[in-house]
RNA sequence: GCCUCCAUCGUCUAACGGUUAGGACGCGGCCCUUUCAAGGCUGAAACAGGGGUUCGAUUCCCCUUGGGGGCA
Numbered sequence: 001g002c003c004u005c006c007a008u009c010g011u012c013u014a015a016c017g018g019u020u021a022g023g024a025c026g027c028g029g030c031c032c033u034u035u036c037a038a039g040g041c042u043g044a045a046a047c048a049g050g051g052g053u054u055c056g057a058u059u060c061c062c063c064u065u066g067g068g069g070g071c072a
Base pairs, nucleotide, nucleotide: 001071002070003069004068005067006066007065010025011024012023013022018055027043028042029041030040031039048064049063050062051061052060
């Protein structure tokens, strides 16, 4: 340099173009307990950035950024 794959809550991970963007762990509150742990209920928290296509984009296309792999 070329090709290719990936990027979603703090972490890990779902989502067939119309979802309230879901789940687990973690975190906060409440219940339980003499207290803690465990358990139950509940809450906050995310689509890498910029364009394009579309009535509608986390999802499809392009570019950029970052990361993995291959070729040279």

About this RNA: This is a predicted structure of a 72-nucleotide RNA (transfer RNA) from Elusimicrobia bacterium RBG_16_66_12. The source organism's lineage runs through Bacteria, Pseudomonadati and Elusimicrobiota. Its Rfam family is "tRNA". By type it is a transfer RNA. Rfam's curators write: Transfer RNA (tRNA) molecules are approximately 80 nucleotides in length. Its family is annotated with triplet codon-amino acid adaptor activity in the Gene Ontology.